Notes:
RNAcentral holds the sequence, with entries from Rfam. Predicted 3D model of a 171-nucleotide RNA (Lysine riboswitch aptamer) from Aminipila butyrica. The coordinates come from a structure-prediction model, not an experiment, and the mean pLDDT is 79. NCBI's taxonomy places the organism under Bacteria, Bacillati, Clostridia, Anaerovoracaceae, Aminipila.
RNA sequence: UAAGUUGAUAGAGGCGCGGUUGAUAAGAGUACCUUGCGGAGGCGGUAGCCAAGGAAGUAAGGGAAAGGAGAGAUCGCCGAAGGGCAAGUCAGACAUGAUGAGUUUCUGGGCCAGGGUAAAACAUACGCUGGACUCCUGCCGGACUAUUUCGACAGAGGUGCUAUCGAUUGC
Numbered sequence: 001u002a003a004g005u006u007g008a009u010a011g012a013g014g015c016g017c018g019g020u021u022g023a024u025a026a027g028a029g030u031a032c033c034u035u036g037c038g039g040a041g042g043c044g045g046u047a048g049c050c051a052a053g054g055a056a057g058u059a060a061g062g063g064a065a066a067g068g069a070g071a072g073a074u075c076g077c078c079g080a081a082g083g084g085c086a087a088g089u090c091a092g093a094c095a096u097g098a099u100g101a102g103u104u105u106c107u108g109g110g111c112c113a114g115g116g117u118a119a120a121a122c123a124u125a126c127g128c129u130g131g132a133c134u135c136c137u138g139c140c141g142g143a144c145u146a147u148u149u150c151g152a153c154a155g156a157g158g159u160g161c162u163a164u165c166g167a168u169u170g171c
Base pairs, nucleotide, nucleotide: 001170003169004168005167006166007165008164009163010162011161014078016077017076018075019074020073021072024069032062033061034060035059036058037057041050042049043048045094046093081107082106083105084103085102088099089098090097091096108134109133111131112130113129114128116126117125118124135157136155137154138153140151141150142149143148
């Protein structure tokens, strides 16, 4: 000295991401309870369970909760985070369900539309497909001389990108 490699620190994207709490809406006049009528079925994936000490259904009276969502507030952040697979643990008679260490497995980001799964749900979450927008990088072109800005294209893009500092290799 300026290229490469590597480490540390600090940052950027924007309806940006997530945690805690949470007014509130919905769940729902549902489940369930009491009384009357009624009179043999009802529930469950299977095994089984409930039922003449009264099933289903119906009328009257009474009447929840959980999970999920959530304005606002607050905290932590920019692989923030979310999916996939998943050791182990818990529940269960099994089926299965919940949670989940780990993971060089996928996704740059939010939005809109369509379909799918979950859910009571037209809320919401997740994933797939498509669309434009946006950030970054690369490349090309124009303007400018504050080295910024505008336009087009591409991305198998986040373990990326930008800046600073250090180490190391090369010259």